[in-house]
This is a predicted structure of a 1405-nucleotide RNA (small-subunit ribosomal RNA) from an uncultured bacterium. It matches the Rfam family "Bacterial small subunit ribosomal RNA".
RNA sequence: GUUUGAUCAUGGCUCAGGACGAACGCUGGCGGCGUGCUUAACACAUGCAAGUCGAACGAGAAGAGAUGAGAAGCUUGCUUCUUAUCUCUUCGAGUGGCAAACGGGUGAGUAACGCGUAAGCAACCUGCCCUUCAGAUGGGGACAACAGCUGGAAACGGCUGCUAAUACCGAAUACGUUCUUUUUGUCGCAUGGCAGAGGGAAGAAAGGGAGGCUCUUCGGAGCUUUCGCUGAAGGAGGGGCUUGCGUCUGAUUAGCUAGUUGGUGGGGUAACGGCUCACCAAGGCGACGAUCAGUAGCCGGUCUGAGAGGAUGAACGGCCACAUUGGGACUGAGACACGGCCCAAACUCCUACGGGAGGCAGCAGUGGGGAAUCUUCCGCAAUGGGCGCAAGCCUGACGGAGCAACGCCGCGUGAGUGAAGAAGGUUUUCGGAUCGUAAAGCUCUGUUGAGAGGGACGAGAGAUAUAAUCAGGAAAUGGGUUAUAGAGGACGGUACCUUUCGAGGAAGCCACGGCUAACUACGUGCCAGCAGCCGCGGUAAUACGUAGGUGGCGAGCGUUGUCCGGAAUUAUUGGGCGUAAAGGGAGCGCAGGUGGGAAAGUAAGUCAGUCUUAAAAGUUCGGGGCUCAACCCCGUGAUGGGAUUGAAACUACUUUUCUUGAGUGCAGGAGAGGAAAGCGGAAUUCCUAGUGUAGCGGUGAAAUGCGUAGAUAUUAGGAGGAAUACCGGUGGCGAAGGCGGCCCCCUGGACGAAGACUGACGCUCAGGUGCGAAAGCGUGGGGAGCAAACAGGAUUAGAUACCCUGGUAGUCCACGCCGUAAACGAUGUCGACUUGGAGGUUGUGCCCUUGAGGCGUGGCUUCCGGAGCUAACGCGUUAAGUCGACCGCCUGGGGAGUACGGCCGCAAGGUUAAAACUCAAAUGAAUUGACGGGGGCCCGCACAAGCAGUGGAGUAUGUGGUUUAAUUCGACGCAACGCGAAGAACCUUACCAAGUCUUGACAUCCUGCGACGUGCAUAGAAAUAUGUGUUUCCUUCGGGACGCAGAGACAGGUGGUGCAUGGUUGUCGUCAGCUUGUGUCGUGAGAUGUUGGGUUAAGUCCCGCAACGAGCGCAACCCUUACUGUCAGUUACUACGCAAGAGGACUCUGGCAGGACUGCCGUUGACAAAACGGAGGAAGGUGGGGAUGACGUCAAAUCAUCAUGCCCUUUAUGACUUGGGCUACACACGUACUACAAUGGCGUUAAACAAAGAGAAGCAAGACCGCGAGGUGGAGCAAAACUCAGAAACAACGUCCCAGUUCGGACUGCAGGCUGCAACUCGCCUGCACGAAGUCGGAAUUGCUAGUAAUCGUGGAUCAGCAUGCCACGGUGAAUACGUUCCCGGGCCUUGUACUCACCGCCGU
Repeated sequence: GUUUGAUCAUGGCUCAGGACGAACGCUGGCGGCGUGCUUAACACAUGCAAGUCGAACGAGAAGAGAUGAGAAGCUUGCUUCUUAUCUCUUCGAGUGGCAAACGGGUGAGUAACGCGUAAGCAACCUGCCCUUCAGAUGGGGACAACAGCUGGAAACGGCUGCUAAUACCGAAUACGUUCUUUUUGUCGCAUGGCAGAGGGAAGAAAGGGAGGCUCUUCGGAGCUUUCGCUGAAGGAGGGGCUUGCGUCUGAUUAGCUAGUUGGUGGGGUAACGGCUCACCAAGGCGACGAUCAGUAGCCGGUCUGAGAGGAUGAACGGCCACAUUGGGACUGAGACACGGCCCAAACUCCUACGGGAGGCAGCAGUGGGGAAUCUUCCGCAAUGGGCGCAAGCCUGACGGAGCAACGCCGCGUGAGUGAAGAAGGUUUUCGGAUCGUAAAGCUCUGUUGAGAGGGACGAGAGAUAUAAUCAGGAAAUGGGUUAUAGAGGACGGUACCUUUCGAGGAAGCCACGGCUAACUACGUGCCAGCAGCCGCGGUAAUACGUAGGUGGCGAGCGUUGUCCGGAAUUAUUGGGCGUAAAGGGAGCGCAGGUGGGAAAGUAAGUCAGUCUUAAAAGUUCGGGGCUCAACCCCGUGAUGGGAUUGAAACUACUUUUCUUGAGUGCAGGAGAGGAAAGCGGAAUUCCUAGUGUAGCGGUGAAAUGCGUAGAUAUUAGGAGGAAUACCGGUGGCGAAGGCGGCCCCCUGGACGAAGACUGACGCUCAGGUGCGAAAGCGUGGGGAGCAAACAGGAUUAGAUACCCUGGUAGUCCACGCCGUAAACGAUGUCGACUUGGAGGUUGUGCCCUUGAGGCGUGGCUUCCGGAGCUAACGCGUUAAGUCGACCGCCUGGGGAGUACGGCCGCAAGGUUAAAACUCAAAUGAAUUGACGGGGGCCCGCACAAGCAGUGGAGUAUGUGGUUUAAUUCGACGCAACGCGAAGAACCUUACCAAGUCUUGACAUCCUGCGACGUGCAUAGAAAUAUGUGUUUCCUUCGGGACGCAGAGACAGGUGGUGCAUGGUUGUCGUCAGCUUGUGUCGUGAGAUGUUGGGUUAAGUCCCGCAACGAGCGCAACCCUUACUGUCAGUUACUACGCAAGAGGACUCUGGCAGGACUGCCGUUGACAAAACGGAGGAAGGUGGGGAUGACGUCAAAUCAUCAUGCCCUUUAUGACUUGGGCUACACACGUACUACAAUGGCGUUAAACAAAGAGAAGCAAGACCGCGAGGUGGAGCAAAACUCAGAAACAACGUCCCAGUUCGGACUGCAGGCUGCAACUCGCCUGCACGAAGUCGGAAUUGCUAGUAAUCGUGGAUCAGCAUGCCACGGUGAAUACGUUCCCGGGCCUUGUACUCACCGCCGU
């Protein structure tokens, strides 16, 4: 960050940090210091990695020298050659000594005394080295080499013969030593050790070098010195063994063990030991986890972390183990031996096929495996090792170099100045902004780089030589010390220094939606893609790709993997379990854990001091050295373990004691506590008999079923089983499950009172063990009612259900299993403490006024509530408060309480109990809404009560569908469908066909020219084209208006997107609601206010109230209508017979006022608001009607009114013209008109009464013509004047007589009229004729509560013409409303919710 509309909590997932022997992608200048097969303990070519000593030994070879002899040459004393002896040097093989057991590699095995730590060995060993003591006498026989013969391909031998030694073997000697025996002293935790004395026995040796002296048979011998040798003691260092403690996971591994455990006695070992063997005993280990299985080298340390911890064990250091695999011993001080031996196995190689050879987990290197890990380098100069007296030799240990950005650290890629804010890029609202002082330019520097020159430290504590000196000695050699000289460098001509050149050669990677620092443009269009989590992308993507810009880090940057952290998400520090995951169904109880008061002792825990240990390196702290740093060096400090000394409060242990915890005893009352036996009454069913007759039963309604063979009903008698009405109660009892008629017997527990007894005997409890509803199982009974399964009848789309009729297991009893439940208070048991109120039940004490009394004191139990707790809900002395003890359980959701395995069960099944895989959530409590075939209150023509309709017919009109070249487009539940359209013959017109135009039909700008236009003629369907005639205006003289032609910028689009938008509109709804400030409450979302009691048309008003105010709505203000007054008035009106004239009363018109406010009275109400009734009044409780539409909902409608972003089109999706289409027609739907008739039709009449409008390209009177539509003609009127204009229903009279009619008028024919270029597709009207369906309309459904419905006509807009539509106007003029149960819609409160895209939801068999 992520669950939700939002909230708090729970809880998982994910990220930011650090680290790495890393790998991968892109990029790459330098240096220093480190690091570099994590995989195949896979296989290995080649070279090297362990030799050395001639001062242990013999022989040989080569070289040099000396001596003697011989030969040759001649220069006659020299050279050369040969040979003999001796000396010296070198070489390789052999005998011999030492080393090879170190050093180097690897981590396969190992869960172990392997490792770590602390001890022990009185149970041990130790070459070389150091110290000390004692010795080293005298002999002997061989075997290599070598020579000869010989086998084999080779490796490698065989036989015969010779020979030396510091090789080998006897003998002598024995201070110590070893063994044995006798014995003394002393010490120890035990076995026992140490020291000493006596006797007996056993066991050694080797020589070499050097100089000097002495002696000599001249070969040598002795002495001295040095290196070696032998015995013994001690030391140092190294090893062996034993022990305490610590050291991974699994119990779905619970039992393991016969040399096993112990003893005695042999044997064996350096040494203890079942190490081994014989005999004897039967032990030993294990829930404090044996055995088994899996995994793993261990540690110092390393990484991380605040720490506690967690993870890890590369490099460096210690230990262990291993050396192709397995086994074995030999040699040796040391091995069971990486570069030794033997055997077996696998593999590889050689071979003459007979037989042989080999072991890189040494350094390089090769193949292979793998994401992945280096040179077949230089040197022994330094450090270290082996051998040697030494020089020295050997040393892939080591010192260095090479390769690799693998890591850490350091440096650089330039610095200053520089605004015309250049060019260019990107973007833009076109003004600009930004890259950006960045660049260029100017002035500098020289780290680094390149060239040239110089040039180290590491080398001394010195190999060697010389000299001096010291001790000893006759002297010399040798040894110690000092002085002088002083060879030797792989790295490397490297580091470093100086100088020259010259900004010249040196920057990338990742990210930019949030977490998380950093934004724009274009492309793409749920595609391509991104993604750590949430999530982006479906045409305006800051999330994909690219670019510009920005941010971060920087020779690196990202990604992947792993570990720790964050994660208090295993919680010791430091979590939880009523509802989120989590209390075992409930008792008893062993082990374990834990435990009351007092006193004394001990010192195991605990605390303190001292000593010791904790290798070095590393880490911390303080210093120092490389120019700094990394790195290196020096010092310091520290956790833990052990020993010892002390303290004694607490825990523990031992002893003594106490009574309050616990228990026992005496005597009581309460109770569906348990077990067994017996006895009742009511009811159901069945059987028998009687009475009695047609139904009964059952349901929402029915049917199945029972009944004339007599049911149901009713009466009497009988049978049988099960359950126990009333009492009965948040009453009682029990550990829980559970327990209910009455009586008797047996029996458990709790409680009160009293205070005698025991003296902590207690609490909890893993395993264990008894109990444990219902259902189910086994055996045997029983069976009335009820009733799974089953059958039938209904219901239903179906109905394997709910309802009905039947009905078997079962339910009941006895015995035995099962062992589970929402076995719940979803709350483990025990104990202590902490304010209260009201009850129930059961004991008991005291008091009097003796009562249904009062005051106390115990047990159990219910409700409310304080502090406190809690995420909230809630809990609250019966805690979920504050503490203590013990047990059980939890760690995201699903998979799954499942699989496998074990145990239990007759079975059903139970118990214990995973993983793969998958999701980013799942969950709790509370909040706002919405919803409910939840509840309460209320309203509305919502229902009901009525009136008139629609739905059936014909026609008109709109829509769907179909058709068509086109039937242009939009609108689709209410809220599309006589709607946009207040009027499609052309036009309109957007559609189709054909013919045309391309700067265009329309706008602005530029250039040139000038009329444009119009009459006529021709072609054409027209647009258009051609010809001909005629012909400008204004002017400041620049030009302009207008037209034509040309070039391009652009025009144009009723093309798309109403889901990119503005504006406008519909709808809920003229419903009464919608909000806000401050305050208060709540952790918070939110609540309160706005709820409640009344009232209203109304959130209208009143009262109350942690609320008090306010805003948008309601109402009022506005218009109209109804009444009156007043003023004014002509074209209105008029009391005049008409006209003129007059008048200013009336009607009317228009202004301005008044009037109605529950104001008055009464009743009711809470003293309110208000309601009801009444008076007065033209009007009475918002008088009637209109305008007025809150916050918002529906991605509602409209890009085709208009405007507009983006996209698309540009000789066409634009523009013009003619004709056609929008008027089609099997059909379906909506809205209307006209009807079906007598409350009617038709006819006649001297026939009566309106309102509101319209009129100049207009309304048109009178008059005349026509049957009529209409025509001729034109008075008057821009209108209170004239005209349209006759109102109609109505009324009166006549006729029709219930018929498809004298109803109804569709359709059709003929003849006309009007408008208009034009009436065919496709207008309206008139006359005559024709005369269809239709006789009141199925399911369903609409409007209307009063001047309303219904009915009647009139006018207007649009309009050349064309209404049954729309808008307005008046005339006549009803019925009904008991009421709010139900349908629909709405408002408020409340309740449930797994819904919030909100029930048209969610979910999933």